RNA sequence: GACGAUCGCGAGCAACUGCUCGAGGAAAGUCCGGACACUCUGAGGAAGCUGCCAGGUAAUUCCUGGGCGCAAUUAAAAGUGCGCCGGAAAGUGCCACAGAAAAUACACCGCCUAUAGUCCAAAAACGACUCAGGUAAGGGUGAAAUGGCGAGGUAAGAGCUCACCGCAAAGAUGGUAACAUCUUUGGCUUGGCAAACCCCAGCUGGUGCAAGACCAAAUAAGCAGUGAGGGGCCCUCAGCCCGAUAAAGACACUGCGGGUAGGUCGCUAGAGGACCCGAGCAAUCGUGUUCCAAGAGAAAUGAUCGUCCAGCAGCAGCGCGCUGACAGAAUCCGGCUUA
Numbered sequence: 001g002a003c004g005a006u007c008g009c010g011a012g013c014a015a016c017u018g019c020u021c022g023a024g025g026a027a028a029g030u031c032c033g034g035a036c037a038c039u040c041u042g043a044g045g046a047a048g049c050u051g052c053c054a055g056g057u058a059a060u061u062c063c064u065g066g067g068c069g070c071a072a073u074u075a076a077a078a079g080u081g082c083g084c085c086g087g088a089a090a091g092u093g094c095c096a097c098a099g100a101a102a103a104u105a106c107a108c109c110g111c112c113u114a115u116a117g118u119c120c121a122a123a124a125a126c127g128a129c130u131c132a133g134g135u136a137a138g139g140g141u142g143a144a145a146u147g148g149c150g151a152g153g154u155a156a157g158a159g160c161u162c163a164c165c166g167c168a169a170a171g172a173u174g175g176u177a178a179c180a181u182c183u184u185u186g187g188c189u190u191g192g193c194a195a196a197c198c199c200c201a202g203c204u205g206g207u208g209c210a211a212g213a214c215c216a217a218a219u220a221a222g223c224a225g226u227g228a229g230g231g232g233c234c235c236u237c238a239g240c241c242c243g244a245u246a247a248a249g250a251c252a253c254u255g256c257g258g259g260u261a262g263g264u265c266g267c268u269a270g271a272g273g274a275c276c277c278g279a280g281c282a283a284u285c286g287u288g289u290u291c292c293a294a295g296a297g298a299a300a301u302g303a304u305c306g307u308c309c310a311g312c313a314g315c316a317g318c319g320c321g322c323u324g325a326c327a328g329a330a331u332c333c334g335g336c337u338u339a
Base pairs, nucleotide, nucleotide: 001308002307003306004305005304006303007302009022010021011020012019013018024326028337029336031335032334033333034332035331036208037207038206039205040239041238042237043236044235045234047204048203049202050201051200052066053065054064055063056062067085068083069082070081071080086199087198091197092196093193094192095191108139109138110135111134112133113132116130117129118128119127147165148164150162151161152160166188167186168185169184170183171182172181173180174179212265213264214263215262222256223255224254225253226252227251230242231241232240272291273290274289275288277286278285279284309324310323311322312321314320
């Protein structure tokens, strides 16, 4: 955990004092989406949410199937997992420390030149140093450093040149599409972060069962005050409804004080469950048949016994013994996440 018996509790039916049913796969978190209820209507704004493609659904930030990227594993592939997957040339901002330098980034160590000067030297050469010029291939720093690797070339180097890869543009083929593959041309080439603000596209009123509806009873038909450009939406505008010139029992609101905290409904027949067949890769959808599966109200769903099932230590074995998790409905449903 399952079945049965006895007793007990709650709901419904019944009136035979019986019959039927009674906490999940997560009821949890309250992270999403809704049904439903109330809130006057519309437009615009603000604010918020979502973000590859196609489909599913009442709907979603969910599900299914694809694409792309990343990760682990593998000789490779397949399979698995994750996704922060619109835009970085519209703008703003950030990238600590280290490092020369962190994006109009300008050289720390280096490499080359010998035009100039000095030292060595008889004079030169070679070598060394200073100034000047060239350089970003090598080294260093870092998470990240002016596409990558190889060859040629150069005073030494650099897409400087070439091949391959990458990138961009154009075209072709396949695919509903996201995209994939191929061809041609071009030395083209200034990082990352938008789960930073932002831009683009799409969507969305608000509050929530302590929502709300009704009945009964009681109280001081309480006192004082504010407003008319008032009240009914976060803002604006328009419409509509209530109300108004301050006396009042009238609309809305504030302060003080008093009464009540009772009862009924909402409350479970549904975007419902099960099964056959059909469509679809799937999520799911359609027809048909069949079933009704808690509704408590301070909170029921329990206790005992027996049998069975599963697991476990000891034991040669049977037997015996022990264990049976996480956890408990509260308007309801669909997800996600966690135990």